[in-house]
RNA sequence: GGGGGUUUAGCUCAGUGGUAGAGCGCUCGGUUUGCAUCCGAGAGGCCGUGGUUUCAAUCACCACAUCCUCCA
Numbered sequence: 001g002g003g004g005g006u007u008u009a010g011c012u013c014a015g016u017g018g019u020a021g022a023g024c025g026c027u028c029g030g031u032u033u034g035c036a037u038c039c040g041a042g043a044g045g046c047c048g049u050g051g052u053u054u055c056a057a058u059c060a061c062c063a064c065a066u067c068c069u070c071c072a
Base pairs, nucleotide, nucleotide: 001071002070003069004068005067007065010024011023012022013021018055026042027041028040029039030038048064049063050062051061052060
């Protein structure tokens, strides 16, 4: 320098053109003498950034950025 892939909650990851979920973690409550376990409830993300298409974009297209990888 060129090719391919990744980017979504604090972490690990799903997801689909009609404003998003799980597990773990966190908070509160119940259970316990207390802790843990277990049960219930809750907070937390305009989906890397900008633009295009569309009635509507996390999703399709383009550029940029980030990380991983292959070739030279």

The RNA shown here (transfer RNA) has 72 nucleotides and comes from Chytriomyces sp. MP71. Its mean pLDDT, the model's own confidence on a scale to 100, is 82. The RNAcentral record of the sequence draws on ENA. Its Rfam family is "tRNA". The organism belongs to Chytriomyces, within Eukaryota.